[in-house]
RNA sequence: GCUUUCAACAUCCCCGUUCCGGGGCGCGAUCAGGGCACAAAUCCCUAACCGCAGCUGCUGGAACUGAAGGC
Repeated sequence: GCUUUCAACAUCCCCGUUCCGGGGCGCGAUCAGGGCACAAAUCCCUAACCGCAGCUGCUGGAACUGAAGGC
């Protein structure tokens, strides 16, 4: 230097660091259905789609730190 398996270090356990995706969660707008009726409005619930900002004991990738092997 290359490569394999890993995370010891952690105020129980799990969790090495950073970045980029996917999933989930949150807020808002639109629209549809339902509660709901003669009709309309308000309100509530659910689904779809879009936007925004973050989070994650879900997941994938890249680089790096560290440990133990192999070349």
Molecule: nadA riboswitch
Organism: Acidobacteriota bacterium